c-di-GMP-I riboswitch aptamer from Lottiidibacillus patelloidae, 89 nucleotides, folded computationally. The prediction has a mean pLDDT of 81. RNAcentral holds the sequence, with entries from Rfam.
């Protein structure tokens, strides 16, 4: 002083589900509750890769779609980049 992640202390975060609210929806917020879990469950979404959803648009069908595209929309607790505590071999 750098990598690694056994172990140990400080301590963080904070799934489903509720409760109220945003949004057409995916899904988000809350000085709530709640705890599956996480060593990065920090951060970062057009310009990296994956996945959702389709309000409007376009098609196609009809008598009106339980059809088909399509994101600069939404997920980082999918992968991935970037950046951090402490702390053996």
């Nucleotide at each position: 002083a750098a990598u690694a992640u056994a172990u140990a202390g400080u301590g963080g975060c904070a799934a489903a589900c509720u409760a109220c609210u945003c949004g057409a929806a995916a899904g988000g917020g809350u000085a709530a509750g709640g705890g599956c879990g996480c060593a990065a469950a920090a951060c970062u979404a057009u310009a990296g890769g994956g996945g959702c959803u389709a309000c409007a648009g376009u098609a196609c069908a009809u008598u009106u779609g339980u059809u088909a595209c399509u994101a600069u929309g939404c997920c980082a607790g999918c992968c991935a980049g970037u950046u951090g505590c402490a702390a053996a071999a």